Predicted 3D model of a 401-nucleotide RNA (Bacterial RNase P class A) from a Pyrinomonadaceae bacterium. Of the family's consensus pairs, 94% are formed in the model.

RNA sequence: GGAGCGCGUCGGGUGAUCGCUUUCCCGAUUUAUCGGGAGAGAGGAAAGUCCGAACACCGAAGGGCAGCGAGCCGGUUAACGACCGGGCGUGCUGUGAAAAUAGCACGACGACAAGUGCAACAGAGAAGAGACCUGCCUUGAAAAAGGCGAUGGGUGAAACGGUGAGGUAAGAGCUCACCGGCGGGGGUUGGUAACGGUCCCCGGCCAGGUAAACUCCUCGCGGUGCAAGAUCAAAUAGGGAAUCGCUAUUUCUCGUGCGGCCCGCACGAAGUCCCGAUUCAUCGGGACAGCAGGUUCCGGGUAGAUCGCUAGAGCCAAACAGUAAUGUUCGGCCCAGAUGAAUGAUCGCCGUCCCGAGCGAUCGGGAUAACAAAAUUCGGCUUACGAGACGCGCUCCAUUU
Repeated sequence: GGAGCGCGUCGGGUGAUCGCUUUCCCGAUUUAUCGGGAGAGAGGAAAGUCCGAACACCGAAGGGCAGCGAGCCGGUUAACGACCGGGCGUGCUGUGAAAAUAGCACGACGACAAGUGCAACAGAGAAGAGACCUGCCUUGAAAAAGGCGAUGGGUGAAACGGUGAGGUAAGAGCUCACCGGCGGGGGUUGGUAACGGUCCCCGGCCAGGUAAACUCCUCGCGGUGCAAGAUCAAAUAGGGAAUCGCUAUUUCUCGUGCGGCCCGCACGAAGUCCCGAUUCAUCGGGACAGCAGGUUCCGGGUAGAUCGCUAGAGCCAAACAGUAAUGUUCGGCCCAGAUGAAUGAUCGCCGUCCCGAGCGAUCGGGAUAACAAAAUUCGGCUUACGAGACGCGCUCCAUUU
């Protein structure tokens, strides 16, 4: 210098014409439409609806079980499983003999040393295991049998501390000394803490992996979502009341009490009808009103309309505090609110990129995309995307030193 890959940022500006939605003003009338004027009109993800909230309604004594979720420490925040910083671990690269150290990336990062489970292929053996080859020892003339699992090899991603001595038939943390690791306890020191440095004591404990396996520990958790919910309120069909009418005759009559009356309720007597039983004369139970009717009034709910509804944990810029996430102060700004759901199309100029011409100024031609589009509103996360431009990192190639 070129090519490729990954990550991050940006996701063009302006004007005209014709349309769409909506707000305000003016005019016209057919009173909900038309005409004119002015203004406003998608995104970095508006998406997935994964997490956290605001707001609204419903539910809710308290405790436990089940279920779901969170899980190193500190900070930020309205809140969070988000973000920032730190610790620890893993991997890669560089330096180095090594120990170690620097940079970058990643980590749902409590506990497999409470218990249970699981592990393809290869391998003798995959967790208190095991003998394939080479070996050691004992018996035996040999063949072979038995013991060992230390040494060397082999398999595998992973094979159950190291050196030496004792011990033994031969061996083995079997025992001991030292070294290493792990666990427990303590002192001291740095740090808010996680954690780190250093020192001492104890334990032969030597302990492999896996908890987005069961499980254990600590902490947390009501449900539904703006189609939440609130207000107004047709036609038709239900519901209730008054009154009129009609049907049929079992709508009746009397008494007492209560409520101030109409009237209603309760109780009793007499009566009518129906059903059942029966010793045929009584007993027991039930009913004493109804109407696809007219008129008026009341109430609930539906369609529909209005609100919720866009001024908000808001946006921009500066200063200050902080390593940062972020916060504070001051100044400026108003930025869709539709609902069978608008936000589009064409063209010009500028900008950006590519190609060609030219020493150059510049000129000519071409391209300007993709993902995708609000639906109560915010804060995150995740996913999707390339006309191009810029920045960073990595790999490869070429050239130079």
The RNAcentral record of the sequence draws on ENA.
The coordinates come from a structure-prediction model, not an experiment, and the mean pLDDT is 75.
NCBI's taxonomy places the organism under Bacteria, Pseudomonadati, Acidobacteriota, Blastocatellales, Pyrinomonadaceae.